[in-house]
RNA sequence: CCGUGCGGGAGAGUCCUCCACAGCGUCGUGGAGGCGCCGAAGGAGCAAGUUCCUCCCCGGAAUCUCUCAGGCCCCCGAACCGCACGG
Numbered sequence: 001c002c003g004u005g006c007g008g009g010a011g012a013g014u015c016c017u018c019c020a021c022a023g024c025g026u027c028g029u030g031g032a033g034g035c036g037c038c039g040a041a042g043g044a045g046c047a048a049g050u051u052c053c054u055c056c057c058c059g060g061a062a063u064c065u066c067u068c069a070g071g072c073c074c075c076c077g078a079a080c081c082g083c084a085c086g087g
Base pairs, nucleotide, nucleotide: 001087002086003085004084005083006082007081008080013035015034016033017032018031019030020029021028036072037071038070042068043066044065045064050062051061052060053059
């Protein structure tokens, strides 16, 4: 440095319309469309700003910016951190 396992792990509408299923007081699930929103899979960019690497410049990178993808009940996933094991 890489991989595996375990633990921790945030954010944003369970809004509106239609269809189907289920249900039959309420409620729910899936799909499509609309608008709004989130950034911590991945991706893109240093264009601006911030931070890190350098004394500075250039340059690079990022938890930064963008939101293509992904996500907005829960679950899954999840950057990053810790421990253990292996190479």
Molecule: Glycine riboswitch aptamer
Organism: soil metagenome